[in-house]
């Protein structure tokens, strides 16, 4: 948001995309952490898997 109503249906959950599950929101939710500043750290999920992108290492 739509319905009379059961119910259906949108949008988010720090970097894409599929399911499935939580949980938040209807103009809001949500837009990661550490640091006084310079500046530094992880992660492709909220959670499960999964492709796919990215590093590194090893082997030809």
């Nucleotide at each position: 948001g739509c319905g009379a109503g059961a119910g259906c249906g949108g949008g988010g959950a720090a970097u894409g995309g599929a399911g499935u599950c939580u949980c938040c929101c209807g103009a809001a939710a949500c837009c990661g952490c550490c640091a006084u500043c310079c500046g530094g750290c992880u992660g492709a999920u909220g959670a499960c898997c999964c492709c796919u992108g990215c590093c590194a290492a090893c082997c030809g």